Small-subunit ribosomal RNA from an uncultured bacterium, 1440 nucleotides, folded computationally. Rfam family: Bacterial small subunit ribosomal RNA. Rfam links the family to the GO terms structural constituent of ribosome and ribosome. The RNAcentral record of the sequence draws on ENA and SILVA.
RNA sequence: GACGAACGCUGGCGGCGUGCUUAACACAUGCAAGUCGAACGAUGAACCGGAGCUUGCUCCUGGGAUUAGUGGCGAACGGGUGAGUAACACGUGAGUAACCUGCCCCUCACUCUGGGAUAACUGCUGGAAACGGUAGCUAAUACCGGAUACGACGCGCGAAGGCAUCUUCUGCGCGUGGAAAGAAUUUCGGUGGGGGAUGGACUCGCGGCCUAUCAGCUUGUUGGUGAGGUAACGGCUCACCAAGGCGACGACGGGUAGCCGGCCUGAGAGGGUGACCGGCCACACUGGGACUGAGACACGGCCCAGACUCCUACGGGAGGCAGCAGUGGGGAAUAUUGCACAAUGGGGGAAACCCUGACGCAGCAACGCCGCGUGAAGGAAGAAGGCUUUCGGGUCGUAAACUUUUGUCUUAGGGGACGAUAAUGACGGUACCCUAGGAGGAAGCCACGACUAACUACGUGCCAGCAGCCGCGGUAAUACGUAGGUGGCGAGCGUUGUCCGGAAUUACUGGGUGUAAAGGGCGCGUAGACGGGUGCGUAAGUCAGAUGUGAAAUGCCGGGGCUCAACCCCGGAGCUGCAUUUGAAACUAUGUAUCUUGAGUGCAGGAGAGGUAAGUGGAAUUCCUAGUGUAGCGGUGAAAUGCGUAGAUAUUAGGAGGAACACCAGUGGCGAAGGCGACUUACUGGACUGUAACUGACGUUGAGGCGCGAAAGCGUGGGUAGCAAACAGGAUUAGAUACCCUGGUAGUCCACGCCGUAAACGAUGAUUACUAGGUGUAGGUGGUAUCGACCCCAUCUGUGCCGGAGUUAACACAAUAAGUAAUCCACCUGGGGAGUACGGCCGCAAGGUUGAAACUCAAAGGAAUUGACGGGGGCCCGCACAAGCAGCGGAGCAUGUGGUUUAAUUCGACGCAACGCGAAGAACCUUACCAAGGCUUGACAUCUGUAGAAUUCGGUAGAAAUACUGAAGUGCCCUUUCGGGGGAACUGCAAGACAGGUGGUGCAUGGUUGUCGUCAGCUCGUGUCGUGAGAUGUUAGGUUAAGUCCUGCAACGAGCGCAACCCCUGUUGUUAGUUGCUACCAUUAAGUUGAGCACUCUAACGAGACUGCCGAGGUUAACUCGGAGGAAGGUGGGGAUGACGUCAAAUCAUCAUGCCCUUUAUGCCUUGGGCUACACACGUGCUACAAUGGCCGGUACAAAGAGAUGCAAGGCAGCGAUGCGGAGCAAAUCUCAAAAACCGGUCCCAGUUCGGAUUGCAGGCUGAAACCCGCCUGCAUGAAGCUGGAGUUGCUAGUAAUCGUGAAUCAGCAUGUCACGGUGAAUGCGUUCCCGGGCCUUGUACACACCGCCCGUCACACCAUGAGAGUCUGCAACACCCGAAGUCAGUGGGCUAACUCGAAAGAGAGGCAGCUGCCGAAGGUGGGGCCGAUAAUUGGGGUG
Repeated sequence: GACGAACGCUGGCGGCGUGCUUAACACAUGCAAGUCGAACGAUGAACCGGAGCUUGCUCCUGGGAUUAGUGGCGAACGGGUGAGUAACACGUGAGUAACCUGCCCCUCACUCUGGGAUAACUGCUGGAAACGGUAGCUAAUACCGGAUACGACGCGCGAAGGCAUCUUCUGCGCGUGGAAAGAAUUUCGGUGGGGGAUGGACUCGCGGCCUAUCAGCUUGUUGGUGAGGUAACGGCUCACCAAGGCGACGACGGGUAGCCGGCCUGAGAGGGUGACCGGCCACACUGGGACUGAGACACGGCCCAGACUCCUACGGGAGGCAGCAGUGGGGAAUAUUGCACAAUGGGGGAAACCCUGACGCAGCAACGCCGCGUGAAGGAAGAAGGCUUUCGGGUCGUAAACUUUUGUCUUAGGGGACGAUAAUGACGGUACCCUAGGAGGAAGCCACGACUAACUACGUGCCAGCAGCCGCGGUAAUACGUAGGUGGCGAGCGUUGUCCGGAAUUACUGGGUGUAAAGGGCGCGUAGACGGGUGCGUAAGUCAGAUGUGAAAUGCCGGGGCUCAACCCCGGAGCUGCAUUUGAAACUAUGUAUCUUGAGUGCAGGAGAGGUAAGUGGAAUUCCUAGUGUAGCGGUGAAAUGCGUAGAUAUUAGGAGGAACACCAGUGGCGAAGGCGACUUACUGGACUGUAACUGACGUUGAGGCGCGAAAGCGUGGGUAGCAAACAGGAUUAGAUACCCUGGUAGUCCACGCCGUAAACGAUGAUUACUAGGUGUAGGUGGUAUCGACCCCAUCUGUGCCGGAGUUAACACAAUAAGUAAUCCACCUGGGGAGUACGGCCGCAAGGUUGAAACUCAAAGGAAUUGACGGGGGCCCGCACAAGCAGCGGAGCAUGUGGUUUAAUUCGACGCAACGCGAAGAACCUUACCAAGGCUUGACAUCUGUAGAAUUCGGUAGAAAUACUGAAGUGCCCUUUCGGGGGAACUGCAAGACAGGUGGUGCAUGGUUGUCGUCAGCUCGUGUCGUGAGAUGUUAGGUUAAGUCCUGCAACGAGCGCAACCCCUGUUGUUAGUUGCUACCAUUAAGUUGAGCACUCUAACGAGACUGCCGAGGUUAACUCGGAGGAAGGUGGGGAUGACGUCAAAUCAUCAUGCCCUUUAUGCCUUGGGCUACACACGUGCUACAAUGGCCGGUACAAAGAGAUGCAAGGCAGCGAUGCGGAGCAAAUCUCAAAAACCGGUCCCAGUUCGGAUUGCAGGCUGAAACCCGCCUGCAUGAAGCUGGAGUUGCUAGUAAUCGUGAAUCAGCAUGUCACGGUGAAUGCGUUCCCGGGCCUUGUACACACCGCCCGUCACACCAUGAGAGUCUGCAACACCCGAAGUCAGUGGGCUAACUCGAAAGAGAGGCAGCUGCCGAAGGUGGGGCCGAUAAUUGGGGUG
């Protein structure tokens, strides 16, 4: 895009079309084929005439309506359907010299004469009926005899023609048999002959389905002769003879199907289809058969058989809607038991006319196409309302209302056709026209994630649902449902189904096969296909012209008619085809002649693991014998099994036997491939080079076919040294039916025969020609040079590498093509199922070959890219390992977490990167949790009204919150009539907007933070390369702590990172000199004071370090190493500083915030409790286990901080915590305020003079308050613990370790945290390994990225399928039996009007019944074939 459609929702009108696609299922009822009286007999109504007379009856004549019958024509057309049919059925073009043709037209001739019957009818009679029987009467255009008759037929002769048989003759002769019908009075008929027209019959060429898992089929089969038969040819049929005929160019079989003009689609070529309309065919309940006839083997005829239905008196009968309506049924689904013959057409008739479910119309159906309408113009307060909102608004929206206006359709009234030029109109009072009325009666459907035009809100919460593909939905869904809005189409819109297109996705036009699916394992060769140069001929292909045909309709173009269109009509071109004919001769083909370049032969050479057979050889292994010799051998990662004191292994000599041939040996050689490796001989195949003697296209490819064909395997017979499936043992292991070891049988070897497959690979079919080069190698030849050889040059053949053009998706290929062309063969068409099943063929078997489907998925796959990963590689780094020191893990305690418990034990953090974390400090408070008691515009914010200043001090109840109540107090600003009014702050009361939430979501977010990681990386612009993803730069060689720097380079530059700039610290200068310092001068108990600022120190500005200098190495580099100088040397040490990004990392409980939830509670207040629980487990710490120590005494030296609700000295009291008291200090001034170390003493290795847990008593401090639940002191008590398993942590120098100090938080409460100084080590060979990281490279089936992906069994559910003892349908044949109707043949003793003979009787001719036979449908029997259904069980497959 299309449809004979169906379904869902919706539905105003008209025109034109269309309407059982399924059950060729069954059918009630009505109609669809009759007509002619001018063919005939008969009946004889109206009416006319006449007669009789009972004047309303009978009879007669005429007349002729009507018709059952005889007869004629029609019924073979028209109408329906598509079951069958793969066929001369259809289409197209020819042929019939092999044919027929009623009615019709033209023409010629004729239409004479006789006869006998029979329906109807009448009588009798059978039957339920259908339908008959018998006797008698009768007519014809019914039937029969005779005459006549030609150009009829047959034979013979002659002539002409053609196409072989033959045809024509209006040429001749002979023979044969055959005609007729009348009715009416214009005419219509009848018979014979000829011609035409129309319709039919037969034959042939060509054309159009699937299947080879159908490969062989055929006996009237193929042909001949003769006969029969037919309208006619013919095995059409029969007798005889011959043995043929068809088939890979697809016979035979199976499946499916009416064919065509056309229709749909497509740019076309094609593909699909065969409704309506038209042509042909076939069929008429199923099967068979003939009759009649011009025509049938006959839809509305006959006979028979069968199934079914109906009637019946049970004896018998009747029927055939695939005609029009209609009914049932089937189905997703398809209409009225209508009107009329008015028109067109058909049948009959002389005609009038009759018949006509053909046809013309109407009815039903949006089933399709076409046309029209549902209003138009104005109209902003942008109404109300809906939806939404950032609350401002936006949108539906000029849309509506409203104003004006129109009248298509509609409604009412009136007129009123064409179709029929006279009559006749079903349609129809229809189309059309006029008038009037009123916007009145007339819009839906689908979609809105992308494809694809169109977006928001709410609901839902992987539910409900959607879905054409991808895919949506797990609490903010533009994807579900609804609403608003929007988009599309519009009396329709969507969905489903089918076909074509897109699809170059079967590729003729117009594809491919190295790796995506796809080259046969290889050769020889048949058919076939294709094929070198030249000349001459032919004309099959080819090209051109002409003629015939290619029906009409359809389609296209131009016109015309319905108001337009759809629709209809006219004209034209076209219908790409077929046939005939006339030409052309380039090409193909074909015939003939010729040529040598393709191909082959000859001659001369050399190379080779080419093949087959026979023989020969040495090395090695094993075994046997003998000698020497002694305890092990062997084997492995390490072992063990095994062998060995019965003498192994080792070694020497001899022997046996089998198999394989070291070195040479080479991307070397040979072969078609498989493959071929010691040497010799014999036989034998092929290739190569040179030559140019011979043949003269002999060529290429190759479906089938034939042969060869590794290894393994099979059969028979040998052989067997080594090796070695199976097997045994030993190890390894969680296991180890493996890898390793010790043994070991088939086999490996030989002969003969099978098998016929391999990653049979170059994953690359064969052949030919052409298309830049370079460099190896093997075999040959020539040239040049030379005395000669080598070298060098050229060329042919083979075999490699690199590379350009070109090709390719890329990788890559590239004269050995995957390039450019040509020929032939083979093969491919998404993945799985499956190279499976079934069938066939082959095989001894194993199995091979050919080779599907159901079902299932939306992918499977190739090449390349970027990452990530690897028990891949290379390089490098890091307290990563190693080397060390100190720990942790064991104990007690502190603290955090899990778990458990609880009314609550609030919440968060969970590998590193949660766990002395948020928390820099939970007794109340904090506090978020629990219990109880209370409040509801609220503890807090803003707004309104009202009252009151604010505020302060009491009382009662209560656990408090709170409730009630008393007293004091009237301020500030403005105004004022001095009564008051207004305002600001604050408070009470009232109402509602709102407040509030540590409620949820860190997976809706901002911000902040952790981590990889202070790792050296992460990117960009331009250019270049690539189809592209991307690459390059950023890689490489060096170097560095560093993508740091240097060099090179299709890259050149740049950015974020690194480094530097900043701070502290180390040296020093200058400046400054108090609260700091003190060398000199004084002074003091004391830098205390005077004095000084040199020193220390303080704190501001400078200097200094830059690989700057020297040497060596290095690419003249960067840089490294060493050295000098220097306080410091290669980043001097430390800090701050954290690239692009990763982890949906952490946090909604810091804060902020969307959405959701809550609103007398999830908010707020209060009291008490809890966060402090305790069988247990883990993390982080503290204190220890002691003598490098504990205790006692003495005595030194810091830094950095803090201090007013504070730090607090000296002094006094107390054993002490501490108290009393208080100088000084808002601090370089005062205070807090040192310890280890050092000196002296004591302890003497013990659960201790170690260790201090736990507990008791007594105190102190803070604070309303230390019970739950603080810290400190004294006395007493004196637990575990004697250095810690597996494992694990930190640290490279002022570091570890050790010692104390301070600060924040804080009323009080550190073993924690952060900071400060004192004392002050050990070790580092080195980068193999563990962990983490960086760069390059490699593999990848990973990309959520190895915590990845993924294989198979088993278990369960479902699905389709194979096998299966069998069972059951169906189909087409075959053999036999039976054999209806019927044709034909025979017979015909029975019957017999027409003709003949006969006076008659009768006889004859002819015919009929009957009987017989051939054939013969249905039926029966039988064994096979094919398709299908089903089956216990069973096999694999698919999905979850």